[in-house]
RNA sequence: GAGCAGCUUCUGGAGAGACUGCAUGCAGGCAGCGCCGAAGGGUUCACAAUCUCAGGCACAUGGACAGAAGAAACCGA
Numbered sequence: 001g002a003g004c005a006g007c008u009u010c011u012g013g014a015g016a017g018a019c020u021g022c023a024u025g026c027a028g029g030c031a032g033c034g035c036c037g038a039a040g041g042g043u044u045c046a047c048a049a050u051c052u053c054a055g056g057c058a059c060a061u062g063g064a065c066a067g068a069a070g071a072a073a074c075c076g077a
Base pairs, nucleotide, nucleotide: 001075007070008069009068010067011066012065017033019032020031021030022029034057035056036055040053041051042050043049
């Protein structure tokens, strides 16, 4: 003193029942059936595709991926 990947922060971020029953005065619950694929995971030489084990199906939370910023380590003129 960069860069790739990773890490932190911010922003954007799809799909699918505000279903039914129970519980509850609070909570993001439990069960049933019906669905979704963009955490992760499996099938595959790999990709695509596929399975939905997990996860998810108003909002919140999560979310592959993308953009911006930052710190450290390795490396190093």
This is a predicted structure of a 77-nucleotide RNA (Glycine riboswitch aptamer) from Alkalicoccus halolimnae. The model forms 89% of the base pairs in the Rfam consensus. Rfam family: Glycine riboswitch aptamer. Rfam links the family to the GO term glycine biosynthetic process. Its mean pLDDT, the model's own confidence on a scale to 100, is 81. Taxonomically the source falls in Alkalicoccus (Bacteria, Bacillota, Bacilli, Bacillaceae). The sequence is in RNAcentral, with records from Rfam.